RNA sequence: UCAGGGAUCCGAAGUAAUCGCUACAGGUUAGAGGAAAGUCCGGGCACCACAGGACAUGACGCUGGCUAACGGCCAGGAGCAGUAAUGCUACAGAUAGUGCAACAGAGAGUAGACCGCCGUAAAAGGUAAGGGUGAAAGGGUGGUGUAAGAGACCACCGCACGACUGGUGACAGGCGUGGCAUGGUAAACCUCGUCAGGUGCAAGGUCAAGCAGCAACUGGGUUGUCCGCCUAUAGUUGCGGGUAGACCGCUAGAGGCCAUGGGCAACCAUGGUCCGAGAUAGAUGAUUACAUAAACAGAACUCGGCUUAUCGGGCCCCUGAUUUU
RNA sequence: UCUCCUGUAGCUCAGUCGGUAGAGCAGGUGGCUGUUAACCACCCUGUCGGGGGUUCAAAUCCCUCCGGGGGAG
Numbered sequence: 001u002c003a004g005g006g007a008u009c010c011g012a013a014g015u016a017a018u019c020g021c022u023a024c025a026g027g028u029u030a031g032a033g034g035a036a037a038g039u040c041c042g043g044g045c046a047c048c049a050c051a052g053g054a055c056a057u058g059a060c061g062c063u064g065g066c067u068a069a070c071g072g073c074c075a076g077g078a079g080c081a082g083u084a085a086u087g088c089u090a091c092a093g094a095u096a097g098u099g100c101a102a103c104a105g106a107g108a109g110u111a112g113a114c115c116g117c118c119g120u121a122a123a124a125g126g127u128a129a130g131g132g133u134g135a136a137a138g139g140g141u142g143g144u145g146u147a148a149g150a151g152a153c154c155a156c157c158g159c160a161c162g163a164c165u166g167g168u169g170a171c172a173g174g175c176g177u178g179g180c181a182u183g184g185u186a187a188a189c190c191u192c193g194u195c196a197g198g199u200g201c202a203a204g205g206u207c208a209a210g211c212a213g214c215a216a217c218u219g220g221g222u223u224g225u226c227c228g229c230c231u232a233u234a235g236u237u238g239c240g241g242g243u244a245g246a247c248c249g250c251u252a253g254a255g256g257c258c259a260u261g262g263g264c265a266a267c268c269a270u271g272g273u274c275c276g277a278g279a280u281a282g283a284u285g286a287u288u289a290c291a292u293a294a295a296c297a298g299a300a301c302u303c304g305g306c307u308u309a310u311c312g313g314g315c316c317c318c319u320g321a322u323u324u325u
Numbered sequence: 326u327c328u329c330c331u332g333u334a335g336c337u338c339a340g341u342c343g344g345u346a347g348a349g350c351a352g353g354u355g356g357c358u359g360u361u362a363a364c365c366a367c368c369c370u371g372u373c374g375g376g377g378g379u380u381c382a383a384a385u386c387c388c389u390c391c392g393g394g395g396g397a398g
Stems, first nucleotide, its partner, number of pairs: 001321006008314004014290006021031003024027001033296001037307002040305005045200004052227004057196005062076005077091001078089004092191002097189002099185002114131002116127003139157006158180001159178004164173003204248004213239006219231004255274008326397007335350004344381001352368005374390005
């Protein structure tokens, strides 16, 4: 200099004036986000048994850890890709069973003889080394052997099994035995293991106002089903009638920041410090000036993640190649 | 706020326990006819909404995003 890889941080406007909106503590006080989004996961909270048993169904699936929990995160293992830095992985089981593999090809999972090779007078027959088909042809390479061949035999590699050593473990290492028996597909059914009860703040509770009851049923609630549990003179369903108001839930929380300590890290502990959106047709806006504010987008019970959208700016580390000193 | 369905040719739809995508209408060319329509023959037409993954192979299975439509309180 060129090419490539990794990791992380900051902001998302400010000040002034005028007008306007929401909240209350009533003052020139406060007032959207990093994703408030998608609603894809997991918690809190509320009610039904602070959720019980069985089946079904669904999700997840290497190991260890973190966490309130997770399908998230951290660290590691194995496999794959890359010269490397490094990246990616739904990564249990295919000797429990069932299914699937179009076309091509002789043969596609109980293997298989089209060409070739051997053999023969010719046929029959032997042969999976070589050719051809295919995504895939029933271990690979080299030798021995043979009529030609073949794990038939041998060496190495691979595979399976066994114990040993190291590691918390996934796993790794070398050793011994076996001698091909066991091809692919589980984001096909399935098997094994783990987890999950249901409904969501319009949950749920309180008060006020108003009205007109009638009929049917004996159950109703918890729900995918059964059991169990709860409730019982009230309950459910249908028709009809009334109201469409207020309050609580509602925002200070597994919160942020800083320091110290522990841990490789995720994270945890202790101490200090800081923090006034809360509507209910739903506020958080507009204009002007300061050379001037651009993107994606806007709370509705709440929190931790994931995913997706997007503007501006900053720092650092590593790898390879080339050149110069 | 929650939830379900759907997207295939210009239009309307098939095809979804994987095997390489069709039908009708529309469009084009030729024939028939004096001409047009009808009719007959042939032809044209898809990144199966976008992207990624699993698999030998994906419209189909899985994940994610986008568009459209419906339902409940």
This is a predicted complex of two RNAs, RNase P RNA and transfer RNA, with 398 nucleotides together. It holds a member of the Rfam family "Bacterial RNase P class A". Its family is annotated with ribonuclease P activity, tRNA processing and dimeric ribonuclease P complex in the Gene Ontology. By type it is a ribozyme.